The prediction has a mean pLDDT of 76. A computed fold for a 62-nucleotide RNA from a Hyphomonadaceae bacterium, annotated as Fluoride riboswitch aptamer (crcB RNA motif). NCBI's taxonomy places the organism under Bacteria, Pseudomonadati, Alphaproteobacteria, Hyphomonadales, Hyphomonadaceae. The model forms 100% of the base pairs in the Rfam consensus. Its Rfam family is "Fluoride riboswitch aptamer (crcB RNA motif)". A reference for the family is Baker et al. (2012), "Widespread genetic switches and toxicity resistance proteins for fluoride", Science.
RNA sequence: ACGGCCGAUGGGGAUGGAGUCCCCCGACAACCGCCACUCAGGCUGAUGACUCCUACCAAGCG
Numbered sequence: 001a002c003g004g005c006c007g008a009u010g011g012g013g014a015u016g017g018a019g020u021c022c023c024c025c026g027a028c029a030a031c032c033g034c035c036a037c038u039c040a041g042g043c044u045g046a047u048g049a050c051u052c053c054u055a056c057c058a059a060g061c062g
């Protein structure tokens, strides 16, 4: 310097952060919401689930 094998690290789960648990992927990947669609328009949610924080929305009280 080259080649082979094994392995660590890691990444993701429709918009932010943290913890726990679960699931998925191995970078050619997991993942990138739904309805409707000519134009155009509509709906839910900051979670995969739980708890907390932040942001947003609705209602009530001071």
Base pairs, nucleotide, nucleotide: 010025011024012023013022016053017052018051019050020049021048033043034042035041